[in-house]
RNA sequence: GGCGAUUAGCUCAGCGGUAGAGCGCUGGUCUAAAAAGCCAAAGGCCGCAGGUUCAAAUCCUGCCGCCGCCA
Numbered sequence: 001g002g003c004g005a006u007u008a009g010c011u012c013a014g015c016g017g018u019a020g021a022g023c024g025c026u027g028g029u030c031u032a033a034a035a036a037g038c039c040a041a042a043g044g045c046c047g048c049a050g051g052u053u054c055a056a057a058u059c060c061u062g063c064c065g066c067c068g069c070c071a
Stems, first nucleotide, its partner, number of pairs: 001070004006065001009023004017054001026040004047063005
């Protein structure tokens, strides 16, 4: 310098129509107790700023940080 990724604490879905899963955390249930299982809840306005659109995490432009690959 080029390309890609960036969404919940972590790993990742979602590809125009009011944002989800697994794991983790918290509460309950069960147990003599614990683990596992089961039930429930919390937690993200999607990096920032603009543009397009009736409507943007999603399309376009610029920029910041961090990560990966190539040179």

The RNA shown here (transfer RNA) has 71 nucleotides and comes from a Candidatus Berkelbacteria bacterium. Its Rfam family is "tRNA". The family's RNA type in Rfam is transfer RNA.